[in-house]
RNA sequence: GCCUGCAUAGCGUAAUGGUUAACGCGUCAGACUUCUAUAAUCUGAAGAUUCUGGGUUCGAGUCCCAGUGUGGGUG
Repeated sequence: GCCUGCAUAGCGUAAUGGUUAACGCGUCAGACUUCUAUAAUCUGAAGAUUCUGGGUUCGAGUCCCAGUGUGGGUG
RNA backbone atom coordinates (compact mmCIF):
# COMPACT_ATOMS: atom_id res chain seq x y z
C1' G A 1 0.00 0.00 0.00
C1' C A 2 -4.10 -3.56 -0.64
C1' C A 3 -8.10 -6.78 1.63
C1' U A 4 -11.09 -7.39 5.93
C1' G A 5 -13.50 -7.15 11.10
C1' C A 6 -14.71 -3.86 15.06
C1' A A 7 -16.23 1.22 17.47
C1' U A 8 -23.30 1.33 21.76
C1' A A 9 -23.54 3.59 29.82
C1' G A 10 -17.35 3.40 34.04
C1' C A 11 -16.22 -2.08 32.00
C1' G A 12 -18.06 -6.37 29.02
C1' U A 13 -21.94 -7.34 25.48
C1' A A 14 -27.17 -7.36 22.96
C1' A A 15 -30.65 -4.90 19.77
C1' U A 16 -35.36 -7.75 12.23
C1' G A 17 -35.02 -0.34 9.05
C1' G A 18 -40.33 0.83 13.29
C1' U A 19 -43.15 2.39 20.60
C1' U A 20 -39.19 4.74 25.70
C1' A A 21 -31.72 1.42 22.78
C1' A A 22 -31.79 -4.05 26.54
C1' C A 23 -28.72 -7.40 29.77
C1' G A 24 -24.51 -8.66 33.12
C1' C A 25 -20.65 -6.53 36.21
C1' G A 26 -19.80 -2.03 38.70
C1' U A 27 -21.90 2.66 41.15
C1' C A 28 -25.83 4.85 44.45
C1' A A 29 -30.19 4.27 47.82
C1' G A 30 -33.36 1.22 50.80
C1' A A 31 -34.88 -3.40 53.09
C1' C A 32 -33.44 -7.83 55.36
C1' U A 33 -29.98 -11.20 57.79
C1' U A 34 -26.45 -11.33 62.34
C1' C A 35 -21.42 -11.44 67.07
C1' U A 36 -20.06 -7.05 64.02
C1' A A 37 -21.80 -4.91 58.71
C1' U A 38 -18.36 -1.17 54.89
C1' A A 39 -19.86 -8.47 53.84
C1' A A 40 -24.02 -11.80 51.83
C1' U A 41 -29.11 -11.76 49.97
C1' C A 42 -33.39 -9.04 48.06
C1' U A 43 -35.70 -4.56 45.95
C1' G A 44 -35.24 -0.01 43.55
C1' A A 45 -32.63 4.13 41.10
C1' A A 46 -29.18 6.78 38.18
C1' G A 47 -25.95 6.40 34.11
C1' A A 48 -25.96 6.43 26.32
C1' U A 49 -27.37 12.29 21.55
C1' U A 50 -24.86 4.35 19.61
C1' C A 51 -16.55 7.13 17.20
C1' U A 52 -16.87 11.92 13.68
C1' G A 53 -19.18 14.27 9.26
C1' G A 54 -22.47 13.59 5.23
C1' G A 55 -26.22 10.62 2.22
C1' U A 56 -30.65 7.24 1.37
C1' U A 57 -35.58 6.64 3.72
C1' C A 58 -42.00 8.51 6.14
C1' G A 59 -38.45 6.38 9.74
C1' A A 60 -31.20 4.72 10.61
C1' G A 61 -27.45 1.88 16.31
C1' U A 62 -28.74 -1.03 11.78
C1' C A 63 -28.17 0.53 4.76
C1' C A 64 -24.50 3.76 1.54
C1' C A 65 -20.04 7.35 1.19
C1' A A 66 -15.81 9.80 3.45
C1' G A 67 -12.76 10.35 7.73
C1' U A 68 -10.57 8.88 12.65
C1' G A 69 -9.05 5.04 16.05
C1' U A 70 -8.11 -0.14 16.69
C1' G A 71 -7.53 -5.65 15.56
C1' G A 72 -6.48 -9.45 11.79
C1' G A 73 -4.67 -11.02 6.91
C1' U A 74 -1.41 -10.10 2.71
C1' G A 75 3.38 -8.41 -0.65